Annotation: Predicted 3D model of a 109-nucleotide RNA (SAM riboswitch aptamer (S box leader)) from Viridibacillus soli. Model confidence (mean pLDDT): 86 of 100. Taxonomically the source falls in Viridibacillus (Bacteria, Bacillota, Bacilli, Caryophanales).
RNA sequence: UUCUUAUUAAGAGAGAUGGAGGGACUGGCCCGGAGACAUCUCAGCAACCGCUAUUUGAUAGCAAGGUGCUAAUUCCAGCAAGUUGAUAAAAAAACUUGGUAGAUGAGGA
Numbered sequence: 001u002u003c004u005u006a007u008u009a010a011g012a013g014a015g016a017u018g019g020a021g022g023g024a025c026u027g028g029c030c031c032g033g034a035g036a037c038a039u040c041u042c043a044g045c046a047a048c049c050g051c052u053a054u055u056u057g058a059u060a061g062c063a064a065g066g067u068g069c070u071a072a073u074u075c076c077a078g079c080a081a082g083u084u085g086a087u088a089a090a091a092a093a094a095c096u097u098g099g100u101a102g103a104u105g106a107g108g109a
Stems, first nucleotide, its partner, number of pairs: 001109008013042005021031003025078004043070003048066002050062005074101001079098006
C1' cells in the first nucleotide's frame, strides 16, 4: 500500500510548546488569537489483540503489555428502497432500513 473481517448512537482532559486554520472529501453546520489543529508529558476512557476462568455458537472477569480514543451520533447529508406526506393524482419534507465512503483493531499478501 492492498485484500478480508469485526466494531463504529456509550465513554473520557489538564499542562507545556506553538501560532492559523480545523472538523477525511463535497454541501451544510460547527470549533478557533478567551489560542483551535498538531506535537510532547502526565492523566483518563474503552476492551480489538492480550491474560484468566468457563465453554465449544460463544460468555464472564482483568487491565501489566500492543494498539486506539478523550467537541458535536462517523456533527448531518451525499446512493437506493420503503413508510408517512396523501389525496383524484402528486411534490417538498420527515422517519426507517440497506448500501457507498471514512475511522479503528485483527489476520493475510